[in-house]
Context: one part of a larger RNA
Molecule: small-subunit ribosomal RNA, 5' domain
Organism: uncultured bacterium
RNA sequence: GAACGAACGCUGGCGGCAGGCUUAACACAUGCAAGUCGAACGCCCCGCAAGGGGAGUGGCAGACGGGUGAGUAACGCGUGGGAAUCUACCCAGUACUACGGAAUAGCUCCGGGAAACUGGAAUUAAUACCGUAUGUGCCCUACGGGGGAAAGAUUUAUCGGUAUUGGAUGAGCCCGCGUUGGAUUAGCUAGUUGGUGAGGUAAAAGCUCACCAAGGCGACGAUCCAUAGCUGGUCUGAGAGGAUGAUCAGCCACACUGGGACUGAGACACGGCCCAGACUCCUACGGGAGGCAGCAGUGGGGAAUAUUGGACAAUGGGCGAAAGCCUGAUCCAGCCAUGCCGCGUGAGUGAUGAAGGCCUUAGGGUUGUAAAGCUCUUUUAGUGGGGACGAUAAUGACGGUACCCACAGAAAAAGCCCCGGCUAACUUCGUGCCAGCAGCCGCGGUAAUACGAAGGGGGCUAGCGUUGUUC
Numbered sequence: 001g002a003a004c005g006a007a008c009g010c011u012g013g014c015g016g017c018a019g020g021c022u023u024a025a026c027a028c029a030u031g032c033a034a035g036u037c038g039a040a041c042g043c044c045c046c047g048c049a050a051g052g053g054g055a056g057u058g059g060c061a062g063a064c065g066g067g068u069g070a071g072u073a074a075c076g077c078g079u080g081g082g083a084a085u086c087u088a089c090c091c092a093g094u095a096c097u098a099c100g101g102a103a104u105a106g107c108u109c110c111g112g113g114a115a116a117c118u119g120g121a122a123u124u125a126a127u128a129c130c131g132u133a134u135g136u137g138c139c140c141u142a143c144g145g146g147g148g149a150a151a152g153a154u155u156u157a158u159c160g161g162u163a164u165u166g167g168a169u170g171a172g173c174c175c176g177c178g179u180u181g182g183a184u185u186a187g188c189u190a191g192u193u194g195g196u197g198a199g200g201u202a203a204a205a206g207c208u209c210a211c212c213a214a215g216g217c218g219a220c221g222a223u224c225c226a227u228a229g230c231u232g233g234u235c236u237g238a239g240a241g242g243a244u245g246a247u248c249a250g251c252c253a254c255a256c257u258g259g260g261a262c263u264g265a266g267a268c269a270c271g272g273c274c275c276a277g278a279c280u281c282c283u284a285c286g287g288g289a290g291g292c293a294g295c296a297g298u299g300g301g302g303a304a305u306a307u308u309g310g311a312c313a314a315u316g317g318g319c320g321a322a323a324g325c326c327u328g329a330u331c332c333a334g335c336c337a338u339g340c341c342g343c344g345u346g347a348g349u350g351a352u353g354a355a356g357g358c359c360u361u362a363g364g365g366u367u368g369u370a371a372a373g374c375u376c377u378u379u380u381a382g383u384g385g386g387g388a389c390g391a392u393a394a395u396g397a398c399g400g401u402a403c404c405c406a407c408a409g410a411a412a413a414a415g416c417c418c419c420g421g422c423u424a425a426c427u428u429c430g431u432g433c434c435a436g437c438a439g440c441c442g443c444g445g446u447a448a449u450a451c452g453a454a455g456g457g458g459g460c461u462a463g464c465g466u467u468g469u470u471c
Stems, first nucleotide, its partner, number of pairs: 001471004006467005013343006019336002021301001026299003030296003035060003040057002043054004067254003076179007085171002090167008098132004108121005138147003152159003180226003187217003192214008229251004233244004256277005279290004307333001309332003315329001316327004346376004356367004380412001382407005390398001415460005420441003426455005436443002
């Protein structure tokens, strides 16, 4: 000098754009944040009907979007390759969509329980479940053969269903290279390293198991310890480099702590399930309920970080044939000089250089064209009127916002730090090694340009200084 997710002190007019718990991955009151489909199904309620509403079965979606950075020094990430894989919805092609069956929720009845919830009986539907048939293609095969599918709905034209091939998209796996510090960590390793066989997976593989062999890694730093999410980037620097990883984007990991699987195309699943633990709450003491590192908000910690706001109008997502419903994603608004940028706080004229202040050699000098006065202007702010784009035939939260016009009046709008040298800017008074200053050198013990005040001056300016951190 530059920079900052900054904080603190003094001060503070407006707008645009951005940013806003870096600390306790501490605990959380309350509300909302994931639903949707009656064009899959039976039933109940209101209604004359049309129609509307409700719980349940069923389907799709809750694996996305959103948060956080605890863990992780690792094929986690970055980059470049690879082969032994899967992929719902979507696109294209081929073939099919036949015949049957048994249940069950809901409802009703009878119970249990404080509640959460739950037992029994009877009965019912389906795109829920099961069987048979067919099966081009598909899978297995010892090539003889064997296995295996479907679902219908309605407004009659569509939406579906099944098998399979290919695509697209997404994902899983393997490898080369790169990726912090410590040797006051030198040896580490038994599923360990390899083979055979078997199991297992969507898939290669000690992934797992049995047997066999004794290997594998390491001063080119294994192992251990500490620290840490990684990257695109960001800051600085002429560059090389150094530091860093907030916001935005990609990847990873996590979801009270630890473990586990279920469902599913996909999870070992933030607002799903089970078990254990800690904590909180309810209880009739028998037993139950919960998980803000979603958006707001509360307590706590801290130098420090915002509203328990509006709307689905736009963009996007889920469901639905659609109308539409949901969406704290998102778009907006609120708060904060936290930052960057822009604008304003007036302009011209005005000398008897007024008064006052300060200094003085008492003549004067300086503040200073500064003020007053005169002549103007009206940005911003204010008041009144008009009023969008963003949306397309309709639909605008923002918002009567931006913007435009008119009106009044200089009117409502300047501070902070410094003045010994480094370093731009000097005098007087007070103080007297005191009170104090200070980034370094150093000032202060009776004339202090260095402390405190005043006048004057210098610098920056809605900011200015200080502190912290990086280059």